Source information
A computed fold for a 101-nucleotide RNA from a Holophagaceae bacterium, annotated as SAM riboswitch aptamer (S box leader). The coordinates come from a structure-prediction model, not an experiment, and the mean pLDDT is 90. Its Rfam family is "SAM riboswitch aptamer (S box leader)". Gene Ontology term of the family: regulation of gene expression.

[in-house]
RNA sequence: GAGUUAUCCAGAAAGGUGGAGGGACGGGCCCUGUGAAACCUUGGCAACCUGCGAGAGCAAGGUGCCAAUUCCUGCCGUGAGCGAUCACGGAGAGAUGCCAA
Numbered sequence: 001g002a003g004u005u006a007u008c009c010a011g012a013a014a015g016g017u018g019g020a021g022g023g024a025c026g027g028g029c030c031c032u033g034u035g036a037a038a039c040c041u042u043g044g045c046a047a048c049c050u051g052c053g054a055g056a057g058c059a060a061g062g063u064g065c066c067a068a069u070u071c072c073u074g075c076c077g078u079g080a081g082c083g084a085u086c087a088c089g090g091a092g093a094g095a096u097g098c099c100a101a
Base pairs, nucleotide, nucleotide: 003099005097006096007095008094013042014041015040016039017038021031022030023029025074026073027072028071043066044065045064048062049061050059051058052057070093075090076089077088078087079086080085
């Protein structure tokens, strides 16, 4: 690391350093000096890979994750509504894991 595939309405934070951003992108809406990002320590969640097991499952070594459904939305369609808008289905984009040209 293109690509394939599975999952994405569940779950899980304290301390230190740091000092203004962060939530992928656009729009929205949020979080943030009652301290953002990043790094470190400790803790936790989960169970994709892994180990064990006939299996249900158990464990937790490798990843991942610990505000808000992937925070909502974006493109197409269906329905409701006078309308603003709302509900639903699908696609796209993104994230993570296994595999990987």

Taxonomically the source falls in Holophagaceae (Bacteria, Acidobacteriota, Holophagae, Holophagales).